[in-house]
């Protein structure tokens, strides 16, 4: 530098659910508890995908991302331990 994660050590993250909030229109976010899982479940909305639809458009139904999801996939960047 690159590939791999059978075993080990130290550890790390934290789904559902519960609860809280001078957060948010909502989707959702954040804190506390919790533990389904994760070897990038670390970071980034760049591409696809999905969710929401306030504003706007529409007679209405509905459409619309500039709002979200990195624990949906791809991509980019970075990284612990062990082994080849």
């Nucleotide at each position: 530098u690159u590939c791999a994660g059978c075993a080990a050590a130290g550890g790390g993250c934290a789904a559902a659910c519960u609860u809280a909030u001078u957060c948010g229109a909502a989707a959702g976010a954040u804190g506390a508890g919790g533990a389904c899982g994760c070897a990038a479940a670390g970071u980034u909305a760049c591409a696809g995908a999905u969710c929401u639809a306030a504003c706007g458009c529409u007679c209405a139904a509905g459409c619309u991302a500039u709002g979200a999801u990195g624990g949906c996939u791809g991509a980019a960047c970075u990284a612990c331990c062990u082994g080849g």
Molecule: c-di-GMP-I riboswitch aptamer
Organism: Pontibacillus chungwhensis BH030062